[in-house]
RNA sequence: UCUUAUCAAGAGCGACUGAGGGACCGGCCCGAUGACGUCGCGGCAACCCCCCGUAAGGGGAAGGUGCCAAUUCCUGCGGAACCGAAAGGUUCCGGGAGAUAAGG
Numbered sequence: 001u002c003u004u005a006u007c008a009a010g011a012g013c014g015a016c017u018g019a020g021g022g023a024c025c026g027g028c029c030c031g032a033u034g035a036c037g038u039c040g041c042g043g044c045a046a047c048c049c050c051c052c053g054u055a056a057g058g059g060g061a062a063g064g065u066g067c068c069a070a071u072u073c074c075u076g077c078g079g080a081a082c083c084g085a086a087a088g089g090u091u092c093c094g095g096g097a098g099a100u101a102a103g104g
Base pairs, nucleotide, nucleotide: 001104002103003102004101005100006099007098012041013040014039015038016037020030021029022028024076026074027073042068043067044066047064048063049060050059051058052057072097077094078093079092080091081090082089083088
């Protein structure tokens, strides 16, 4: 960097540190009652993996990843319906961006 799949569920304590953090934009949140991060332990899930099966599917969790505030926190681009005098708003669909996995 490309392809494919998934993203409304689920899962936190302790130690260290000390001011920012939630990718970006605009919001809105989290944070000295200590966030973010690192480490330890614990947990969730089931992509790879293991077992049964022709398959569909079912089961498992030792190992490789991942994850454990808020839907990927919401939103950005396009469309539809509805509301509104307008600005704009609500809901839904698709797209974009991002994250994770597996493969190239």
This is a predicted structure of a 104-nucleotide RNA (SAM riboswitch aptamer (S box leader)) from a soil metagenome. Model confidence (mean pLDDT): 87 of 100. The RNAcentral record of the sequence draws on MGnify. Of the family's consensus pairs, 97% are formed in the model.